[in-house]
Molecule: small-subunit ribosomal RNA
Organism: uncultured rumen bacterium
RNA sequence: GAGUUUGAUCCUGGCUCAGUUAUAACCGCUAGCGGCAGGCCUAACACAUGCAAGUCGGGCGGCAACAGGAGUAGCAAUACUUGCUGACGAGCGGCAGACGGGUGAGUAACGCGUAUGCAACCUUCCCCCCGCACGGGGACAGCCUUCCGAAAGGAGGAUUGAUACCCGAUAGCCUCAUAUAGCGGCAUCGCUAUAUGAUUAAAGAUUCAUCGGCAGGGGAUGGGCAUGCGUGGCAUUAGCUAGACGGCGGGGUAACGGCCCACCGUGGCGAUGAUGCCUAGGGGUUCUAAAAGGAAGGUCCCCCACAUCGGUACUGAGACACGGACCGAACUCCUACGGGAGGCAGCAGUGAGGAAUAUUGGACAAUGGGGGCAACCCUGAUCCAGCCAAACCGCGUGAAGGACGAAGGCCCUAGUGGUCGUAAACUUCUUUUGCUUGGGGAUAACUUGGGGCACGCGUGCCUUAUUGAAGGUACCAAGCGAAUAAGCACCGGCUAACUCCGUGCCAGCAGCCGCGGUAAUACGGAGGGUGCAGGCGUUAUCCGGAAUUAUUAGGUUUAAAGGGUGCGCAGGCGGACAGUUAAGUCGGCGGUGAAAUACCGGGGCCCAACCCCGGGGCUGCCAUCGACACUGACAGUCUUGAGUGCGGACGAGGAAGGCGGAAUGUGGCGUGUAGCGGUGAAAUGCUUAGAUAUGCCACAGAACACCGAUUGCGAAGGCAGCCUUCCAGUGCGCCACUGACGCUCAUGCACGAAAGCGCGGGUAGCGAACAGGAUUAGAUACCCUGGUAGUCCGCGCGGUAAACGAUGAUCACUCGCUGUCGGGGCUUACGCUCCGGUGGCCAAGCGAAAGCGAUAAGUGAUCCACCUGGGGAGUACGGCGGCAACGCUGAAACUCAAAGGAAUUGACGGGGGCCCGCACAAGCGGAGGAACAUGUGGUUUAAUUCGAUGAUACGCGAGGAACCUUACCCGGGCUCGAACGUAAGAUGAGCCUCCAGAGAUGGAGGGGCCCGGCAACGGGAGUCUUACGAGGUGCUGCAUGGUUGUCGUCAGCUCGUGCCGUGAGGUGUCGGGUCAAGUCCCAUAACGAGCGCAACCCCCGUCCAUAGUUGCCAUCGGGUCAAGCCGGGCACUCUAUGGAGACUGCCGCCGUAAGAUGCGAGGAAGGCGGGGAUGACGUCAAAUCAGCACGGCCCUUACGUCCGGGGCGACACACGUGUUACAAUGGCGGGUACAGAGGGCAGCCACCAAGCGAUUGGGAGCCGAUCCCGAAAGCCCGACCCAGUUCGGACUGGAGUCUGGAACCCGACUCCACGAAGCCGGAUUCGCUAGUAAUCGCGCAUCAGCCAUGGCGCGGUGAAUACGUUCCCGGGCCUUGUACACACCGCCCGUCAAGCCAUGGAAGCCGGAAGUACCUGAAGUCCGUAACCGCGAGGAGCGGCCUAGGGUAAGGCUGGUAACUGGGGCUAAGUCGUAACAAGGUAACC
Repeated sequence: GAGUUUGAUCCUGGCUCAGUUAUAACCGCUAGCGGCAGGCCUAACACAUGCAAGUCGGGCGGCAACAGGAGUAGCAAUACUUGCUGACGAGCGGCAGACGGGUGAGUAACGCGUAUGCAACCUUCCCCCCGCACGGGGACAGCCUUCCGAAAGGAGGAUUGAUACCCGAUAGCCUCAUAUAGCGGCAUCGCUAUAUGAUUAAAGAUUCAUCGGCAGGGGAUGGGCAUGCGUGGCAUUAGCUAGACGGCGGGGUAACGGCCCACCGUGGCGAUGAUGCCUAGGGGUUCUAAAAGGAAGGUCCCCCACAUCGGUACUGAGACACGGACCGAACUCCUACGGGAGGCAGCAGUGAGGAAUAUUGGACAAUGGGGGCAACCCUGAUCCAGCCAAACCGCGUGAAGGACGAAGGCCCUAGUGGUCGUAAACUUCUUUUGCUUGGGGAUAACUUGGGGCACGCGUGCCUUAUUGAAGGUACCAAGCGAAUAAGCACCGGCUAACUCCGUGCCAGCAGCCGCGGUAAUACGGAGGGUGCAGGCGUUAUCCGGAAUUAUUAGGUUUAAAGGGUGCGCAGGCGGACAGUUAAGUCGGCGGUGAAAUACCGGGGCCCAACCCCGGGGCUGCCAUCGACACUGACAGUCUUGAGUGCGGACGAGGAAGGCGGAAUGUGGCGUGUAGCGGUGAAAUGCUUAGAUAUGCCACAGAACACCGAUUGCGAAGGCAGCCUUCCAGUGCGCCACUGACGCUCAUGCACGAAAGCGCGGGUAGCGAACAGGAUUAGAUACCCUGGUAGUCCGCGCGGUAAACGAUGAUCACUCGCUGUCGGGGCUUACGCUCCGGUGGCCAAGCGAAAGCGAUAAGUGAUCCACCUGGGGAGUACGGCGGCAACGCUGAAACUCAAAGGAAUUGACGGGGGCCCGCACAAGCGGAGGAACAUGUGGUUUAAUUCGAUGAUACGCGAGGAACCUUACCCGGGCUCGAACGUAAGAUGAGCCUCCAGAGAUGGAGGGGCCCGGCAACGGGAGUCUUACGAGGUGCUGCAUGGUUGUCGUCAGCUCGUGCCGUGAGGUGUCGGGUCAAGUCCCAUAACGAGCGCAACCCCCGUCCAUAGUUGCCAUCGGGUCAAGCCGGGCACUCUAUGGAGACUGCCGCCGUAAGAUGCGAGGAAGGCGGGGAUGACGUCAAAUCAGCACGGCCCUUACGUCCGGGGCGACACACGUGUUACAAUGGCGGGUACAGAGGGCAGCCACCAAGCGAUUGGGAGCCGAUCCCGAAAGCCCGACCCAGUUCGGACUGGAGUCUGGAACCCGACUCCACGAAGCCGGAUUCGCUAGUAAUCGCGCAUCAGCCAUGGCGCGGUGAAUACGUUCCCGGGCCUUGUACACACCGCCCGUCAAGCCAUGGAAGCCGGAAGUACCUGAAGUCCGUAACCGCGAGGAGCGGCCUAGGGUAAGGCUGGUAACUGGGGCUAAGUCGUAACAAGGUAACC
């Protein structure tokens, strides 16, 4: 820096990613070379085998093996002898084995780091100086011999040497003691000089060069000890300590010291973290980081510790000793069972463990070490090589040219396409690497031998010879030939890189967010691309990013976070002035801060890595000198901080006592009668034994109306009738006193609402629990009737709270306006002002915002408390407190990718306000009951094709299912196919007849044919064959276009610019009015605009103009029984074109206006005149792949297509929409009148005839203002008389008509007969506000006909009602709450049931480490010691102290496991309820 909480936003906050010249790494795929460095992180587990420490014969006795010489035997080979020589096993002796090498177990410590000190010390070998080395003695290994033992090994005897051991002498010096003098320092003290006394030495070898020995002094080096400071975690470890702390004396040591001992004292350590537990070697440095930090301590260097585990000492200059000893323990091995042996955390190597770490290599050539005079020997230190991509660095796998952009792959919009791609091929060139051949330096300097020179001796120089593991390597040259050499990861975002196929919530991916349920850039493969490259990815770990523990550099009103409040010890911080000091602070200078590393400069390997040289630095510590502003310390002064005094005030401040009235309850007496009470409604309850109500009296307990407030007081909790007493506080005024006495405060102490607990009282009202009554699906609740604890008092405990201003205390500073309480001043006024409190609004500033804003959440200072993702959890365990309840302190495993805060836009609310709509209400008529029609569900079926499904499916797609339609079923056929196009070939169309068949189809026959041309022949339509394109009502409406429904004809939805806001977003569009309307007006940080509204369009209503046939007929004429029938006319009606008209224009009244209003005018029409068309941004993944179109998928002798038949019409049922009715406002019969809009040639059909009729036979007119189809209700007359009827017409029988190829399944109509249910319809529900409802008929589309009672139109007759907006439904605007945003059909809680996971408790069981007490006690030091050994020194033996270890015992701490048990977490669709979020339906919460 990014991703991730949201619809979006800002913030908080966690998780995650990108980095590393990060790693002793692991794993996967891949792998050409070199340089350089690295390589058991685990079992300090166990180890076979070899090697890793020896050397000196110039210390010694010697002579086992080897070589040489000599001798003897032998011709010789050879054998034997001989320490004679070189050498040398074993041995005595010296030096070294305390270094080098390994490891990290232990250790939280003077272990390490750093800086000091030792006047408290040692130091072999080395260097310098001085001095010395005389005499003597006895042993012991070995060798020889005897014996024991399997072995390891041991015992006895005899003999022997030394630079081994012992004794004596010498003693300057050393050491000690005493004395004197001088000097010094750092407290004890030290040094020097002198004197006296006491004690202690020695070794030789030799080639004669030399090397050694002893004493003392000094140096160097290495060590020992002490001290300051620094150096992990846990306080859920708070107290620890008996040699413990100190003293005196002694012992011991190289040396100080309780290191050890005796005695004396009672100290010592600890919140600045003792003690305990856990973890850990420390540092130089390494990684990371801007720095500060954080993490680490492998390789290299320094220090420490360890050497199977534990203990112990010996030797020695040095060890308590890795490859020494002794003892104990475990383990392994050998054994003759009696006993023995061993210690790879040296180099290799083996097993084991593990994700994981190498050769049983070469050489002492170099460097270094030990021994030696030296040669030399030894050296798994070291130098090299081997193995391993395990890190870093370098090189290569070729370079240039090369387009028809080859082939091939992949993609594709399908074309002269794109891409891999100049990539390849091909041409030319190069040769690092590789292979072959040849050459090939350095690391070598020494030493030593020979020669020479200098030289007294050591010694030095010159010359010559000699010495290389790596290695015939690096390097160089020649030859050959592109020849021998590229992979890995990734490509949804973060994050560079995209397409196709496969798969279909499968298989799988995944670091986080998240992908996958049929078009996946996210899985798998491919092509392409991106990144890195001899590597690339994964995993693990560290730091970073993370300011996410914040010293630099964070926070705490609401996100996590202020302790409930006060007092206050320690601690931290602290007013003014002048002074002393110099601890902090600042400066100069000195020492140190090893080297390596890191940085800078330079240099060497071809470069680089790597290595070398130089420089600076190493931010630190110590010493010293100086400075004095600030802080501190010391001493002095001051008054402003703080406190005291005095004065007059204030208050529900606290404690105790007393008093009062109202109300309530109860009791008594009275009045009085049937109810009271209670609720949404009731019931339980009380009441005729007299309640409730009411009057009087009495008693009891609790609380104090009005005043009362937005008031006051108190530190908080909290405090309210009145009076008294006591105690405390605060503010104001005076400025008298003290003189910094202050602020804060961990631990501590005290106070601390309500509930609760203990003991004792009290109990009126209220009232957990409990009981009853209701409510309810249930109701362990809400409501009601009762009612115990409690509420009250005294004493004690408890110690919590949403103990809140969710805001710690104190001090200072920073604009204003306006209330109020207490006190003072000026002064009287409705005033001004000072101090202290308590409220409101705001500037700046702050804040994520909301907001805060002198009562800060602003600006600073001091101190305290607290926070660090959510859940688990304020839980568990431990501890402390409590009578208990419980409180305080307070985790982890596991799990999630969030959990949150504020604000925004929506949506929603059994939130609010305003307003609309046939939404309710008021009405009229219906549906729901019947029968039938029709659609749907269901069922059935071979099939009952498919779709539509709340509103917004259900007389819907259907505006016409007997065949067809038709998509379904059964059966029979076809496969270029039922249709169309193209090409080639053949044939020559059509048509008619017959046969088979259910038909499709198949077969046969007949006759005949188009155009051009004389003909040959050519061409065309059609048919057939072949080939290519077919075809699919198969799937996906959740891939789509188009179209449609709905919200909704609702009044809304947006934009530009500006302004406001960090932002989402807001403003505009809100507000006040008004309207049918976001309609208009006013107001206004908005001003305008767009899509909607309205208007423009069409029909109807009035008038005018034009036009006048097929329309019309007023006037004139003719004419008929009658009739615009005719002449004529175009006035009127009408037809169909164009206009006019209506705009709140005028008047009254209201209003600023918009507008409203009037039984006003005028007008055909009046405030939108009526109706239609017109449907904003969008919502429902709404509907339709079966109307059509279209992507993808699927079928291809079938999921295509043809034919016959069947089905779509089934029928126990259920629902929707309708029709007809149930009748008298009616039905029936007769008579009679008046429409509009449409349609008509395969048609409408006048008229005539037949038939009761459907209809039929004739037949004129009309392609239509001409002809035809044409009303019914109504009106008049008549009968019907309330009846299942003269209502109703279903169903059924019979007879017919018509259409059609055909009415069986399955048509309509007609006539006759039959005459069902039904007497007005439960809950519920639908339509309609006027030419509307209701009622009456007519027409049209589809159509052969028709199942039409449907749909779309037309006119006739023609109502009722609307008080009103409380309620139901839908909607609009504003506002409010929200944990909703898939948006309340939302969200979400708890038990139970199931699976998985981690965890607490738990009778017990099994371990671990440490400690205590007692018993026992090895080796060993020390102490003691008469008998034994020894000439002696000394030793043995014995005894004692201590101790490793072992045993016993009781506990503490810590871990594992466990029947059972507790809760917790997680898990697509389990159960029960509905607690929370909207007033969440009882406000929620602590």